[in-house]
This is a predicted structure of a 73-nucleotide RNA (transfer RNA) from an Acidobacteriota bacterium. The prediction has a mean pLDDT of 81.
RNA sequence: GCUGGCGUAGCUCAGGCGGCAGAGCAUCGUCUUGGUAAGGCGAAGGUCCCGGGUUCGAAUCCCGGCGCCAGCU
Numbered sequence: 001g002c003u004g005g006c007g008u009a010g011c012u013c014a015g016g017c018g019g020c021a022g023a024g025c026a027u028c029g030u031c032u033u034g035g036u037a038a039g040g041c042g043a044a045g046g047u048c049c050c051g052g053g054u055u056c057g058a059a060u061c062c063c064g065g066c067g068c069c070a071g072c073u
Stems, first nucleotide, its partner, number of pairs: 001072007010025004019056001027043005049065005
């Protein structure tokens, strides 16, 4: 330099064929206990990597950029 994959909650990742952004773990509150752990219930937490385009509408489609991984040269 070329090609491919990936980037979404604090972490691990779904969702991706356009229409309300989710799960598990973690965190916080609460119930239970003499107290703790475990467990039940609930809450909070997101510029969906960045910029632009298409569209009534973009996490999703298109273009460019950045980062990580792999392969090729």
Lineage of the source: Bacteria > Pseudomonadati > Acidobacteriota. The RNAcentral record of the sequence draws on ENA. Rfam family: tRNA. Rfam classes the family as a transfer RNA.